[in-house]
RNA sequence: AUUGAUAAAGGCAAACUUGCCGAAAGGCAGGGACGCAAAGCCACGGGUCUACAGCGAAUACUAUUGUAGCGCCAUGACAGCCGGGUUGCCACAG
Numbered sequence: 001a002u003u004g005a006u007a008a009a010g011g012c013a014a015a016c017u018u019g020c021c022g023a024a025a026g027g028c029a030g031g032g033a034c035g036c037a038a039a040g041c042c043a044c045g046g047g048u049c050u051a052c053a054g055c056g057a058a059u060a061c062u063a064u065u066g067u068a069g070c071g072c073c074a075u076g077a078c079a080g081c082c083g084g085g086u087u088g089c090c091a092c093a094g
Base pairs, nucleotide, nucleotide: 002093003091004090011036012035016031017030018029019028020027021026034080040086041085042084044083045082046081047078048077049076054072055071056070059068060067061066
């Protein structure tokens, strides 16, 4: 440096759930384990999700500069979607 076992020492924790935060996506903490050898960390590329605010138009209500629904939109989110960067425990084996 490669690789990752039916090993050992340890680690993380999906769904669901309780509390808190958030407009939402989602986050944090407790419970809980489907899984994970980087399921540690970083939104850099792709992707996905959300849409308070903003913008739009032909809708409905209304009569107004409005409300609702609809469409667009990241600056928001996801590292347990893929790639990339970076740090790192253990070790049969090569």